[in-house]
């Protein structure tokens, strides 16, 4: 220098052919249960979907540029 992949909750990750409410597990908080813990049950909080711009009636999803990390080639 050329190419590819990833980026969504504190962590690990889903998210169909763009479609109207953005989710799961773990973790965290509360309640129940217990003599008290653990386990278990229930409820809840937590999000600028990496950034900026574009396309569209509508973008986590499509396009462009950039950022960070990883990989391949030279």
């Nucleotide at each position: 220098g050329g190419g590819g992949c990833a980026u969504u909750a504190g962590c690990u990750c889903a998210g169909g052919u763009g479609g109207u409410u953005a989710g799961a597990g773990c973790g965290c908080a509360g309640u129940c249960c217990u003599g008290a813990u653990a386990a278990g049950a229930c409820u809840g909080a937590g999000g600028u979907c990496c950034a900026u711009g574009g396309u569209u009636c509508g973008a986590g999803u499509c396009c462009a540029u950039g950022a960070u990390g990883c990989c391949c080639c030279a």
The prediction has a mean pLDDT of 81. Predicted 3D model of a 74-nucleotide RNA (transfer RNA) from a bacterium. It matches the Rfam family "tRNA". It is annotated as a transfer RNA. Rfam links the family to the GO term triplet codon-amino acid adaptor activity.